Predicted 3D model of an 86-nucleotide RNA (c-di-GMP-I riboswitch aptamer) from Firmicutes bacterium UBA3910.
[in-house]
RNA sequence: UUAAAAAUUUGGCAAACCAGGGGAAACCCUGGGACGCAAAGCUAAAGGGGCUAACCACAGCACGUGCAUGCCAGCCAGUUGCGCAA
Numbered sequence: 001u002u003a004a005a006a007a008u009u010u011g012g013c014a015a016a017c018c019a020g021g022g023g024a025a026a027c028c029c030u031g032g033g034a035c036g037c038a039a040a041g042c043u044a045a046a047g048g049g050g051c052u053a054a055c056c057a058c059a060g061c062a063c064g065u066g067c068a069u070g071c072c073a074g075c076c077a078g079u080u081g082c083g084c085a086a
Stems, first nucleotide, its partner, number of pairs: 012037002017032006035074001041079003047076002049072003056066003
């Protein structure tokens, strides 16, 4: 590009895991990879909840206790957008 078939389109995001990198950690970034998601877009003292605990404080030999200004939006929530005959 052509033909046929079908009729909720065109498409989007990306879990676990793996590789490389950052970070004390939680976790994040890049590439691969798809578990899923009709908001799995955005928002982190502008709501709730959760994770880590460096520093610091206490304590004393323990991989200790407390603590967020660090982190999580794919926990609820707020907010924006798209689709639809219903």
The coordinates come from a structure-prediction model, not an experiment, and the mean pLDDT is 79. The source organism's lineage runs through Bacteria, Bacillati and Bacillota. Of the family's consensus pairs, 95% are formed in the model. It was read from a public genome assembly, where an Rfam model found it.